[in-house]
Molecule: c-di-AMP riboswitch aptamer (ydaO/yuaA leader)
Organism: Vulcanimicrobiota bacterium
């Protein structure tokens, strides 16, 4: 000096999942209550819409939908709608990943008033480039 690995973090990432106050106990990333903020669900009129039927249901959170092939099945491979990251913001290019999982229980279009629920879990990228915008520091 270069490369790799590890650790730490009051830094950073996915996500709505953050902050404040009080109490339970000696304490806690434990439990309860309240508030702000963020996020989700239910829920009229109007409209859809003529009428009937069906369980083969139908619906919700989420980016996570669909196609082809292999396989006795579990599952696997390739692509894909869509989504994330590369440390100010937007766009473009480049690179690189994800493309799951779970829930409701025969039931829900939208939806004002109104009602109601959640605030978890998991992780560690990078001297990527250009244009524009904006900001900070120093003199």
């Nucleotide at each position: 000096u270069g490369c790799a690995c590890a650790a730490g973090g009051a830094c950073a990432c996915u996500g709505a999942a953050u902050c404040c106050g009080g109490c339970c106990c000696g304490a806690a990333u434990g439990g309860c209550c309240g508030g702000a903020g963020c996020g989700g669900g239910g829920g009229a009129c109007u409209c859809u819409c003529c009428g009937g039927g069906a369980u083969a249901g139908g619906g919700g959170u989420g980016a996570a939908u669909g196609a082809g092939c292999c396989g006795g099945u579990c599952g696997g491979c390739u692509c894909u709608a869509g989504g994330g990251c590369g440390a100010u913001c937007u766009u473009u290019c480049c690179g690189u990943c994800c493309g799951a999982a779970c829930c409701c229980g025969u039931c829900a279009a939208c939806u004002a008033a109104c009602c109601u629920c959640g605030c978890a879990a998991g992780u560690g990228u990078a001297u990527g480039a250009a244009a524009g915008a904006g900001g900070a520091g120093c003199u």